[in-house]
Context: one part of a larger RNA
């Protein structure tokens, strides 16, 4: 010198545009954040012009593995990049076949009944795109004979769905090259441990797991202990090599109170899902339940320190649905904060009795000072009225949270806007009073002990400016 998610101090007019718990992955009251489909069902209830039309609680279906948050763990093929086989893949595309003819349930609901509640039990009745058996089958298994193995309709006239396979696309899982913090005051480490067969398991490859064999496998080129870290594009410095960093964006990865463990499904061992097992909050009729903000406001607490318990689905986007539309703290917006960037403001021009008035003085004077007064303009902002948007697109109509907001015109009137720091060198900027090694200052040097340009104030003057200094890191 530059730079920050900063924070403190004195100040403090605008506007645009970003960024705003870095500490307790501490604990959470409240309200929201994931529904959605009557064009699958079968009931039940409103309503009616008796055609129909809405509205669900339930059984189905599709979606809650996406999107948001968070960095605790994680020195790993996590990540980066560069290759690769022994897989899978819901919706989306293309092809090319099929959608035949049976069946029994269980909800709802009706009734009896436990329980304070949570939430059940028993009988009994029913629909299906939900459930199971038959047909038929390019698949697949197999040398072969042969096994094996689907499917479901809807709503009105056109489409949409179901299935079987084959192919792309996506998007996952696996391998392996090289990279990827510090320490030897950590020197040895390893028994499923290294290989092997031969199996189980998987969607696959493996000692992933099992059971037998062999006795390997790693390591001063740092194993393996132990700290420390989420990794990268990138951001900051530097000419550059390099150092540091990994807020916000964007990829990837881990996690979802702690720890374990499966279902279910294409896909999860699942942030708003089961289950158990812990701590901890909450109800309770004391038997037994309910809950998890590292989703978006909020709130207690830690802390130098980090915003509204807002408005809206109108953009883009996501789910669901044939659509109409329904959800959507994603996202678009305002709100708060000089928290950081960029602009613009706080007036211009004239004006010498060098006014008074401060300060200083050798008493002449010098300085604040063209600075003010004054006088002539502008209206950039400000305040007041009036008009007022693009963003919205799809045949046409309708639709806009921001917002009567940004803008544009008029009218007023200089009117609403200046401070922080320093002033011995370094370093731009000086003089008086005051104190008298005291009070104090201070980044280094050093300043104060009776004439302090270094401590306080006061006039001056310097630099920077809605900001300025200090503090704290990094280069």
């Nucleotide at each position: 010198g530059g730079a920050u998610g900063a924070a403190c101090g004195c100040u403090g007019g605008c506007g645009g545009u970003a960024u705003g718990c870095u500490u307790a992955a501490c604990a959470c009251a409240u309200g929201c954040a994931a529904g959605u489909c009557g064009a699958a069902c079968g009931g039940u209830c409103u309503u009616u012009u008796c055609g129909g039309a809405g509205a669900u609680a339930g059984u189905g279906g599709c979606g809650g593995a996406c999107g948001g948050g968070u960095g605790a763990g994680u020195a790993a093929c996590g990540c980066g990049u560069g290759a690769g086989a022994a897989u899978c893949u819901g919706g989306c595309u293309u092809c090319a076949g099929g959608u035949c003819g049976g069946g029994g349930a269980c909800a709802a609901c009706a009734g009896u009944u436990g329980g304070a509640a949570a939430c059940g039990a028993c009988u009994g009745c029913u629909a299906a795109u939900a459930c199971c058996g038959g047909a038929u089958g390019u698949g697949c298994c197999g040398a072969a004979a042969g096994g094996u193995g689907a499917a479901a309709g809807a709503u009105u006239u056109a489409u949409u769905g179901c299935c079987u396979g084959a192919a792309g696309a996506u998007g996952a899982g696996c391998u392996c090259g090289c990279g990827u913090c510090u320490g030897a005051u950590u020197a040895g480490c390893u028994a499923g441990u290294u290989g092997g067969u031969a199996g189980u398991g998987u969607a696959a490859g493996g000692g992933a797991c099992u059971a037998c064999c062999a006795a390997g496998g790693c390591g001063a080129c740092g194993a393996u202990c132990a700290g420390u870290a989420g990794c990268u594009g990138g951001u900051c410095u530097g000419a550059g090599a390099g150092g540091a960093u990994g807020a916000u964006c964007a990829g990837c990865c881990a996690c979802a109170c702690u720890g374990g463990g499966a279902c279910u499904g294409a896909g999860a061992c699942a942030c708003g899902g089961c289950c158990c097992a812990g701590a901890c909050u909450c109800c309770u009729a004391c038997g037994g339940g309910a809950g998890g903000c590292a989703g978006c406001a909020g709130u207690g607490g830690g802390g130098a320190a980090u915003u509204u318990u807002c408005c809206g689905c109108a953009a883009u986007g996501g789910g669901c649905g044939a659509a109409a539309g329904c959800c959507u703290g994603a996202c678009g917006g305002a709100g708060c904060a000089a928290u950081a960037c960029c602009g613009c403001g706080u007036g211009a021009g004239g004006g010498a009795g060098g006014a008074a008035g401060g300060c200083u003085c050798u008493u002449g004077g010098g300085u604040c000072g063209u600075a003010a007064a004054c006088c002539u303009c502008u209206u950039u902002u400000c305040u007041c009225a009036a008009g007022g948007a693009a963003g919205a697109a799809a045949a046409a109509g309708a639709u806009g949270a921001c917002g009567g907001u940004a803008c544009u015109u008029g009218a007023g009137g200089a009117a609403u806007a200046a401070g922080c720091a320093u002033c011995g060198g370094c370093u731009a900027a000086c003089u008086c009073c005051g104190u008298g090694c005291c009070a104090g200052c201070a980044g280094c040097c050093g300043c104060g002990g009776u004439a302090a340009u270094a401590c306080g104030g006061a006039g001056g003057a310097u630099g920077c400016a809605a900001g300025c200094g200090u503090u704290a890191u990094c280069c």
Molecule: small-subunit ribosomal RNA, 5' domain
Organism: metagenome